[in-house]
Molecule: transfer RNA
Organism: bacterium
RNA sequence: UCCCCGGUAGCUCAAUGGUGGAGCGAGCGGCUGUUAACCGCUAGGUUGUAGGUUCGAGUCCUACCCGGGGAG
Numbered sequence: 001u002c003c004c005c006g007g008u009a010g011c012u013c014a015a016u017g018g019u020g021g022a023g024c025g026a027g028c029g030g031c032u033g034u035u036a037a038c039c040g041c042u043a044g045g046u047u048g049u050a051g052g053u054u055c056g057a058g059u060c061c062u063a064c065c066c067g068g069g070g071a072g
Stems, first nucleotide, its partner, number of pairs: 001071007010024004018055001026042005048064005
């Protein structure tokens, strides 16, 4: 320098171009002698950045940034 994969909640990951969710974690509550476990609820998102296409983009296109792998 070039090629491929990835970047979404605190973490690990989902999400046919049409309301961004789950598990774990956190907070609150229930349960009980208490803790743990279990059950319920709630909060938490500039979907890496900037543009483009579209009525509508996490998803498609372009450039760049970061991480991983490969070629030279």